[in-house]
Context: one part of a larger RNA
RNA sequence: CGAUGCUGAAGGAACUCGGCAAAUUGCACGCGUAACUUCGGGAUAAGCGUGACCUCUAGUUUGGCAACAGGCUAGGGGUGGCACAAAAGAGGGGGUAGCGACUGUUUACUAAAAACACAGGGCUCUGCGAAGCUGCAAAACGACGUAUAGGGUCUGACGCCUGCCCGGUGCCGGAAGGUUAAAUGGAGGGGUGCAAGCUCUGAAAUGAAGCCCCGGUAAACGGCGGCCGUAACGAUAACGGUCCUAAGGUAGCGAAAUUCCUUGUCGGGUAAGUUCCGACCUGCACGAAUGGCGUAACGACUUCCCCACUGUCUCCAGCAUCGACUCA
Numbered sequence: 001c002g003a004u005g006c007u008g009a010a011g012g013a014a015c016u017c018g019g020c021a022a023a024u025u026g027c028a029c030g031c032g033u034a035a036c037u038u039c040g041g042g043a044u045a046a047g048c049g050u051g052a053c054c055u056c057u058a059g060u061u062u063g064g065c066a067a068c069a070g071g072c073u074a075g076g077g078g079u080g081g082c083a084c085a086a087a088a089g090a091g092g093g094g095g096u097a098g099c100g101a102c103u104g105u106u107u108a109c110u111a112a113a114a115a116c117a118c119a120g121g122g123c124u125c126u127g128c129g130a131a132g133c134u135g136c137a138a139a140a141c142g143a144c145g146u147a148u149a150g151g152g153u154c155u156g157a158c159g160c161c162u163g164c165c166c167g168g169u170g171c172c173g174g175a176a177g178g179u180u181a182a183a184u185g186g187a188g189g190g191g192u193g194c195a196a197g198c199u200c201u202g203a204a205a206u207g208a209a210g211c212c213c214c215g216g217u218a219a220a221c222g223g224c225g226g227c228c229g230u231a232a233c234g235a236u237a238a239c240g241g242u243c244c245u246a247a248g249g250u251a252g253c254g255a256a257a258u259u260c261c262u263u264g265u266c267g268g269g270u271a272a273g274u275u276c277c278g279a280c281c282u283g284c285a286c287g288a289a290u291g292g293c294g295u296a297a298c299g300a301c302u303u304c305c306c307c308a309c310u311g312u313c314u315c316c317a318g319c320a321u322c323g324a325c326u327c328a
Stems, first nucleotide, its partner, number of pairs: 001323008010314002014312001019309001027051005036041001038157001052079012080084001092307004097302002099299002104116002120155007132141001134139001158294004163224003168221002170217005177212003183206002188201005225243005252286001253283001264280005
């Protein structure tokens, strides 16, 4: 000097990205227990008290025929210690917000999460030799199942809901029409031959799916405007005009895990707060199953605050053990 333990005056988070680490708490019984809530919970909430040993009384219970030998509980009186759940083992607690409903799953060896899954919801395909999938095939799986089933895909408990756009892309439907391959067709033309012929070429017409075209469809992929004016202070604009669009963002939420300007502004908390909470709305660039907004319970998740507690710190010190180091 390091590692691992133990102790510490006064203070008590001033440490630090952050209470990381450590400390506190810890058991049983009695009392007591808030908001909120899906009425189950929250809850061991929080908070308070008691606990050893001796003795007396009462109750209860086990074994036993009984005598008796144990166990447990309640109440009264007393004894000792610094300390009585005397060692070991053995929750710190509360409030707020975000995300995800939950228990689960995951990067074997830097990530455990807000990611994945999930029950629930939707769309879509599939009538059975099913669709889908593996295979060249035979043949398997699906399934010894049969639409309350199976496949694909999105969303993700629950509550309240899920607006407008089908112009583009996709998908579905459409006995017409346009375009269109091989094929059919054969007007006509070329070569050759004396000729019959052989051979080459070939217009019109007929001709499928697809595409064009006509419709539908957004819990399909996706999308969801601009400028100008206007009210009896000023400001603002319920109102009007105009351009464009397939349609111009509804409800709800909003400086947000989304806000650039930004430490926005106001309020709260602090002596002091770029974080936090509540509001406002000027949403650079929220928004409704790429779900929107809430939500009890849950979380080795993330944020902020408070109580308790402490060597995290002010500011370090001592002790123990093992190393390092010195000498042999």